[in-house]
Context: one part of a larger RNA
RNA sequence: GAGUAGCGAAAAGAUAGGUGAGAAUCCUAUCCGUCGAAAGCCCAAGGUUUCCUGAGGAAGGCUCGUCCGCUCAGGGUUAGUCGGGACCUAAGCCGAGGCCGAAAGGCGUAGGCGAUGGACAACAGGUUGAUAUUCCUGUACCACCUCGUAUUCGUUUGAACGAUGGGGGGACGCAGAAAGGUAGGGUGAGCGCGCCGCUGGCUGUGCGCGUCGAAGCAUGCAAGGCUGGAACAUAGGCAAAUCCGUGUUCCGUAAGGCUGAGCUGUGACCGUGAAGGACCUUCGGGUCCGAAAUCCCUGAUCCUCCGCUGCCGAGAAAAGCCUCUAGUGAGAAUACAGGUGCCCGUACCGCAAACCGACACAGGUAGGCGAGAAGAGAAUUCUAAGACGCUC
Numbered sequence: 001g002a003g004u005a006g007c008g009a010a011a012a013g014a015u016a017g018g019u020g021a022g023a024a025u026c027c028u029a030u031c032c033g034u035c036g037a038a039a040g041c042c043c044a045a046g047g048u049u050u051c052c053u054g055a056g057g058a059a060g061g062c063u064c065g066u067c068c069g070c071u072c073a074g075g076g077u078u079a080g081u082c083g084g085g086a087c088c089u090a091a092g093c094c095g096a097g098g099c100c101g102a103a104a105g106g107c108g109u110a111g112g113c114g115a116u117g118g119a120c121a122a123c124a125g126g127u128u129g130a131u132a133u134u135c136c137u138g139u140a141c142c143a144c145c146u147c148g149u150a151u152u153c154g155u156u157u158g159a160a161c162g163a164u165g166g167g168g169g170g171a172c173g174c175a176g177a178a179a180g181g182u183a184g185g186g187u188g189a190g191c192g193c194g195c196c197g198c199u200g201g202c203u204g205u206g207c208g209c210g211u212c213g214a215a216g217c218a219u220g221c222a223a224g225g226c227u228g229g230a231a232c233a234u235a236g237g238c239a240a241a242u243c244c245g246u247g248u249u250c251c252g253u254a255a256g257g258c259u260g261a262g263c264u265g266u267g268a269c270c271g272u273g274a275a276g277g278a279c280c281u282u283c284g285g286g287u288c289c290g291a292a293a294u295c296c297c298u299g300a301u302c303c304u305c306c307g308c309u310g311c312c313g314a315g316a317a318a319a320g321c322c323u324c325u326a327g328u329g330a331g332a333a334u335a336c337a338g339g340u341g342c343c344c345g346u347a348c349c350g351c352a353a354a355c356c357g358a359c360a361c362a363g364g365u366a367g368g369c370g371a372g373a374a375g376a377g378a379a380u381u382c383u384a385a386g387a388c389g390c391u392c
Stems, first nucleotide, its partner, number of pairs: 013031006032389004040369003046349002050347001051075006060068002080141002082345004087118002092113003098107003122139005142341005148336006160328002165324004173311004179304003184298003188295002190211006196204001212271002216266003220263002224259004228251007236244002272293001276289005312315001355364002371383004
């Protein structure tokens, strides 16, 4: 220079009470304002204790501070079923032998690792200051083990299991259209609880609020989609095959088979459940009581489902699974009952003051849910739930 620029979105604060040495800034209450396809909720990456409680105020906080994502101390993350591993493979990487190369090393077969994909068994409610599909309550499911009980089958006239092998399947693009459902919604009716107002008016066709429920199980109901069935033969599927493929014959056009949302019943004599009331209270809150819980309308971008139709750019692999033999082979299967269930993650932020941007930075950040009125609409405006008023 200069007590100058600035104090980081124009969403906005006001009043009262409390605490305290001290209050525009902390806490509480009542109004006001802002967002509401978000400035709400879940979750991946990333962060790594920032979470909760008590205490503190030097520094950090663009002011203040009794407050904090700050400082100190203590506490907090509970799983057979959620995500990952004990399963599978893709790109890519490693790579026994091998090939190449002055050396270092490069490439690569078998094989392995490797999710962003495949496979795979749990839901609802309650609870903490902080965790919950993990704890608790209720109701389930999966895999494996075991003796016992019951039934059935079998021991060369072979029950049952069964490949690292064969086959099937898994198994896949995009666009369009329709139907059947469900979630969600309703300023429709019914039902339940509460209210009758100080007024211009409101005992009325009045006002406010609520009207909910999962997985699992079932010889129930069911929109729809796909598919011919049987017998015989067989130079193919690196051996074998009753499996697959190929061929022939017979039957057949609707039965059978496979698949499939959802509905109904049960789960549920249970849970949840508004206003209000009673008691307690550290004044934050806690405990107890607490009804109805039906129908109608609307209706998805979700499910049936890449199922159907169409198109050209012609749209992963492997395992789980089913089947076939090769083979093993004396006990095996089903039901009931009993038992076992390992390792890692789990707090909190997550369109942000906690991630990436040197900052408590108007920037950037995959995925899911995303209500009402008007509207074609996830536009736009106003609102619900919820969250905030952007730290002078």